[in-house]
The RNA shown here (Guanidine-I riboswitch aptamer) has 98 nucleotides and comes from uncultured Halopseudomonas sp.
Model confidence (mean pLDDT): 82 of 100.
It matches the Rfam family "Guanidine-I riboswitch aptamer". Rfam links the family to the GO term regulation of gene expression.
Of the family's consensus pairs, 100% are formed in the model.
């Protein structure tokens, strides 16, 4: 610091729809609570993991092309906003601060 980008996950997160659980009605495929329900969609990491492209380097080539193999390091960290039904390691944010 312009410290690069997308995707799939996963720690994690919380309740819109699903299921589970209480109840009511009275026995419906309903209603309403309820995440101090391990769940299924869901929402997800700059300081997590994988790949993929990008970018450099370096061999093989007379060069281009192209392939192969490499490199892409390092990161402690609030309070408070904010978004979506909601929160969270989301986003403000590689911020403030150390």
């Nucleotide at each position: 610091a312009u410290a690069g980008a997308g995707c799939g996950c996963u720690a994690g997160g919380g309740u819109u729809c699903c299921g589970g659980c209480u109840g009511a009605u009275c026995u419906g495929c309903u209603c309403a609570g309820u995440g101090a329900c391990u769940g299924g969609u869901c929402c997800g990491a700059g300081a997590g993991c994988a790949c993929u492209c990008g970018a450099c380097c370096u061999u093989u080539c007379a060069g281009u092309c192209a392939a192969a193999g490499g490199u892409u390091a390092c990161a402690c960290g609030g309070c408070g906003g904010g978004a979506c039904a909601a929160a969270a390691g989301c986003c403000c944010g590689g911020g403030a601060g150390a």